[in-house]
Overview:
The part of an RNA shown here (large-subunit ribosomal RNA, domain III) has 392 nucleotides and comes from a Tepidanaerobacteraceae bacterium. The source organism's lineage runs through Bacteria, Bacillati, Bacillota, Clostridia and Tepidanaerobacteraceae. Rfam family: Bacterial large subunit ribosomal RNA. Its family is annotated with structural constituent of ribosome and ribosome in the Gene Ontology.

Context: one part of a larger RNA
RNA sequence: GAGUAGCGAGAGGCAGGUGAGAAUCCUGUCCGCCGAAAGCCUAAGGUUUCCUGAGGAAGGCUCGUCCGCUCAGGGUAAGCCGGGGCCUAAGCCGAGGCAGAGCAUGCGUAGGCGAUGGACAACUGGUUGAAAUUCCAGUGCCACCUAAGGCCGUCAGAGCGAGGGGGUGACGCAGGAGGGUAAGCUGAGCGCGCGGUUGGUAGAGCGCGUCCAAGCACAAAGGCAAGCCUGGCAGGCAAAUCCGCCAGGUCAUGGCUGAAGUGUGAAGGGGAGUGAAACUACAAGUAACGAAGCAGCUGACCCCAUACUGCCGAGAAAAGCCUCUAGCGAGGCCAAGGGUGCCCGUACUGCAAACCGACACAGGUAGGCGAGGAGAGAAUCCUAAGGCGAGC
Numbered sequence: 001g002a003g004u005a006g007c008g009a010g011a012g013g014c015a016g017g018u019g020a021g022a023a024u025c026c027u028g029u030c031c032g033c034c035g036a037a038a039g040c041c042u043a044a045g046g047u048u049u050c051c052u053g054a055g056g057a058a059g060g061c062u063c064g065u066c067c068g069c070u071c072a073g074g075g076u077a078a079g080c081c082g083g084g085g086c087c088u089a090a091g092c093c094g095a096g097g098c099a100g101a102g103c104a105u106g107c108g109u110a111g112g113c114g115a116u117g118g119a120c121a122a123c124u125g126g127u128u129g130a131a132a133u134u135c136c137a138g139u140g141c142c143a144c145c146u147a148a149g150g151c152c153g154u155c156a157g158a159g160c161g162a163g164g165g166g167g168u169g170a171c172g173c174a175g176g177a178g179g180g181u182a183a184g185c186u187g188a189g190c191g192c193g194c195g196g197u198u199g200g201u202a203g204a205g206c207g208c209g210u211c212c213a214a215g216c217a218c219a220a221a222g223g224c225a226a227g228c229c230u231g232g233c234a235g236g237c238a239a240a241u242c243c244g245c246c247a248g249g250u251c252a253u254g255g256c257u258g259a260a261g262u263g264u265g266a267a268g269g270g271g272a273g274u275g276a277a278a279c280u281a282c283a284a285g286u287a288a289c290g291a292a293g294c295a296g297c298u299g300a301c302c303c304c305a306u307a308c309u310g311c312c313g314a315g316a317a318a319a320g321c322c323u324c325u326a327g328c329g330a331g332g333c334c335a336a337g338g339g340u341g342c343c344c345g346u347a348c349u350g351c352a353a354a355c356c357g358a359c360a361c362a363g364g365u366a367g368g369c370g371a372g373g374a375g376a377g378a379a380u381c382c383u384a385a386g387g388c389g390a391g392c
Stems, first nucleotide, its partner, number of pairs: 012030006031389004039369003045349002049347001050074006059067002079141002081345004086118002091113003097107003122139005142341005149334004159328002164324005172311004178304003183298005189210006211269002215264004222257003227250007235243002273289002312315001355364002371383004
């Protein structure tokens, strides 16, 4: 220079409290803002920022009794959520091997690693200052061990069963129709509560609420393929009763799949509302009690559905599962009941003041849910739940 520029999109007012000190902290109330978000869940990333108590140097563009700041203490609980103890993709590593100069190094067989994919058993409610499909309550499911009991078998062999064979797993894009559910709305239905200061309001008044999972059982709108039997065979690197091929016969029943729904789960949970005592160190709309729970309408981008129809660019693999033998084989199978169940993650943030941007930065950041009125709509405006009033 200069107490100058600036103080980073934005609405705050009042009262009470605390305190040495308050425009800025806390509480209440009114007002305002977002509401396909400025709400909720979650991935990545961050790594204690979470909660409680205390603090007031610095950080906070002012202030500060306050904080994502400082100090201390506390907090993350799993057989069934995610990952590992399973599988493979791109890609990577790579015994021998090949190339190279004998080195370095490159390629690559067997083999292995590697999710963003496949496989795989849990739901509802409650609870903390801070965790919950993890704790608690209730009701389930999976694997393994054991086992009452039942049944079968010991060569005329029950059962197990591949690292092998076969099937399945197993897949594109677009489109529309149907059946449902979620969700929402309406009701002179049902339940609870309220009640007129007016010109008028006990009435067809006003307000609020009108539910519940997995599992198990019954059963089903539909969808798919033909299915079954007999004989033969030189194919599936051995074998096969499996798959395949050929021939003949037979059945319109049966097989596979499948959302919903109903019953149960539930003499339970939840529920509008009603509502204490006690202590002020804790403390309450807490503990406790608890009604109704129907009908109609709208209706998904979710489920049936890897369905169906169309099209050409013709749309992973392996494990798993089923089956077949090879093989093993003297005991085995089913099973009430009982028992056991490893390691890691789990707090909090997550369109943001906690991530990436040197900052508490008008930028950027994958996926899911996303209500009502008007509307074609997730546009737009106003609102619900919920969240904010942006640090002069």